This is a predicted structure of a 473-nucleotide part of an RNA (small-subunit ribosomal RNA, 5' domain) from an uncultured marine bacterium. The full RNA is in RNAcentral, with records from ENA and Greengenes. The prediction has a mean pLDDT of 86. It matches the Rfam family "Bacterial small subunit ribosomal RNA". Rfam links the family to the GO terms structural constituent of ribosome and ribosome.
[in-house]
Context: one part of a larger RNA
RNA sequence: GAACGAACGCUGGCGGCAGGCCUAAUACAUGCAAGUCGAGCGCGCCCUUCGGGGUGAGCGGCGGACGGGUGAGUAACGCGUGGGAAUAUGCCCUUCUCUAAGGAAUAGCCUCUGGAAACGGAGAGUAAUACCUUAUACGCCCUUUGGGGGAAAGAUUUAUCGGAGAAGGAUUAGCCCGCGUUAGAUUAGGUAGUUGGUGGGGUAAUGGCCUACCAAGCCUACGAUCUAUAGCUGAUUUGAGAGGAUGAUCAGCCACACUGGGACUGAGACACGGCCCAGACUCCUACGGGAGGCAGCAGUAGGGAAUCUUAGACAAUGGGGGCAACCCUGAUCUAGCCAUGCCGCGUGUGUGAUGAAGGCCCUAGGGUCGUAAAGCACUUUCGCCAGAGAUGAUAAUGACAGUAUCUGGUAAAGAAACCCCGGCUAACUCCGUGCCAGCAGCCGCGGUAAUACGAAGGGACCUAGCGUAGUUC
Numbered sequence: 001g002a003a004c005g006a007a008c009g010c011u012g013g014c015g016g017c018a019g020g021c022c023u024a025a026u027a028c029a030u031g032c033a034a035g036u037c038g039a040g041c042g043c044g045c046c047c048u049u050c051g052g053g054g055u056g057a058g059c060g061g062c063g064g065a066c067g068g069g070u071g072a073g074u075a076a077c078g079c080g081u082g083g084g085a086a087u088a089u090g091c092c093c094u095u096c097u098c099u100a101a102g103g104a105a106u107a108g109c110c111u112c113u114g115g116a117a118a119c120g121g122a123g124a125g126u127a128a129u130a131c132c133u134u135a136u137a138c139g140c141c142c143u144u145u146g147g148g149g150g151a152a153a154g155a156u157u158u159a160u161c162g163g164a165g166a167a168g169g170a171u172u173a174g175c176c177c178g179c180g181u182u183a184g185a186u187u188a189g190g191u192a193g194u195u196g197g198u199g200g201g202g203u204a205a206u207g208g209c210c211u212a213c214c215a216a217g218c219c220u221a222c223g224a225u226c227u228a229u230a231g232c233u234g235a236u237u238u239g240a241g242a243g244g245a246u247g248a249u250c251a252g253c254c255a256c257a258c259u260g261g262g263a264c265u266g267a268g269a270c271a272c273g274g275c276c277c278a279g280a281c282u283c284c285u286a287c288g289g290g291a292g293g294c295a296g297c298a299g300u301a302g303g304g305a306a307u308c309u310u311a312g313a314c315a316a317u318g319g320g321g322g323c324a325a326c327c328c329u330g331a332u333c334u335a336g337c338c339a340u341g342c343c344g345c346g347u348g349u350g351u352g353a354u355g356a357a358g359g360c361c362c363u364a365g366g367g368u369c370g371u372a373a374a375g376c377a378c379u380u381u382c383g384c385c386a387g388a389g390a391u392g393a394u395a396a397u398g399a400c401a402g403u404a405u406c407u408g409g410u411a412a413a414g415a416a417a418c419c420c421c422g423g424c425u426a427a428c429u430c431c432g433u434g435c436c437a438g439c440a441g442c443c444g445c446g447g448u449a450a451u452a453c454g455a456a457g458g459g460a461c462c463u464a465g466c467g468u469a470g471u472u473c
Stems, first nucleotide, its partner, number of pairs: 001473004007468004013345006019338002021303001026301003030298003035062003040059002043056005069256003078181007087173002092169008100134004110123005140149003154161002182228003189219003194216008231253004235246004258279005281292004309335001311334003317331001318329004348378004358369004382414001383410006392400001420459002422443003428457002431454002438445002
């Protein structure tokens, strides 16, 4: 000198754009953040113009694996980069073929009943795009190449929306490898599923991934193992560069979801607002037993030098469901708060000497604040008041918002501080104090003439900021 997610002190007019728990991955009151479909299904209730419509719980389908948060763990194929073969892929696109015949249940509802509740139990009985059987199946799978196995679902306002099998594509995901990826040797040996092989199991798939047997390997001073620290990257910052430091916001990847473990469902999870078990904590209880998980958006307590509203809207962009109308969306878009940062603007302009009054200094002559003020003549950015009023949206639909912007009016009117003045370092005198009170980044000032302390006048710098302390280069 530059930079900061910054903090503190003094001060503070406006706007645009951005940013805002770096600490306790501490605990959380309250509300909201994932629903939707009646064009899959039966039933209850309400309305009805008798055509139908609405609504409630339930069965069923799709979606809750995305989006959003956090960085605890992780020194690792986690990430970055470049390759690879042994894979899967709902919805989407293209092509081909099919969509036949039957059946048995069950929730809701009703009756009885257990329990404080959460939640159940028994009986009767009902529907489906829920479940099961049969038929058919070129292609599909298995195969000893003889053969064997395997599917579907309908709805309807007649426009369509679907269902099954197969092939291809696209997308996404899983897996493997080369190279790169912090410090410590005051960590030197580490390893038994360990290293390799064979058979088998398992997986969508390769593989000690698992298992039985066999062999004794494998890593390591080019640093294994251990310990400490840490999410990685694009990037950010500094620097002429090389390099150093960092990894907030935004974007990509990974990991996690009270702590630990486990699987289920599913195309996809070992699943933040799903399930089960154990633990800690909090809450309810009739003491038998139950309920919960903000590292979602707001918000609260606590911690801390320190970090915001319990806001509006789905108008736009996107996402889920639906044929659609539409519904949901704390994603998102906006508004609110904060000088936290960057950028821009303003706090007037011209004229004005009797060099006014007043302050300060003085050698008492004067000098200085100082054209500064007053006065005179102008202007109206910003602000304030009033009127008009968008783009963002398409035929319609605007939260923002009567916002941006434009026009008119108003009156110099409402708007300047901070730090410093011994040298480094731009800027000097007086008074007070008297090694005291105090200052100080370093050198150092202060013991009676202090340009260094405190105050005043004057001056220098920067400016809606200035200074201090912190961190990095």